[in-house]
RNA sequence: GCCGGAGUGGCGGAAUGGCAGACGCAGCGGAUUCAAAAUCCGCCGGGGUAACACCCGUGGGGGUUCGAGUCCCCCCUCCGGCA
Numbered sequence: 001g002c003c004g005g006a007g008u009g010g011c012g013g014a015a016u017g018g019c020a021g022a023c024g025c026a027g028c029g030g031a032u033u034c035a036a037a038a039u040c041c042g043c044c045g046g047g048g049u050a051a052c053a054c055c056c057g058u059g060g061g062g063g064u065u066c067g068a069g070u071c072c073c074c075c076c077u078c079c080g081g082c083a
Stems, first nucleotide, its partner, number of pairs: 001082007010025003018066001027043005045056003059075005
């Protein structure tokens, strides 16, 4: 240099172009216990609010579309192959 693959909450990891984040782990609160472990219930991206509302968020930028994590283009990083 060329070809192919991958990048999603703190971590692993799903999602047919249709509520972004299923499910698991970790974490936080509660129940239970003398206390703990185990178990059960709830919460668990960021901003914003008294609380809602609302806004943003799938490596970065742009495009297609009523609608994009998903399709197209460029770039970045990592992995594999060829030279």
Model confidence (mean pLDDT): 81 of 100. A computed fold for an 83-nucleotide RNA from Synergistaceae bacterium OttesenSCG-928-D05, annotated as transfer RNA. It matches the Rfam family "tRNA". From the family's description: Transfer RNA (tRNA) molecules are approximately 80 nucleotides in length. It was read from a public genome assembly. The source organism's lineage runs through Bacteria, Thermotogati, Synergistota, Synergistales and Synergistaceae.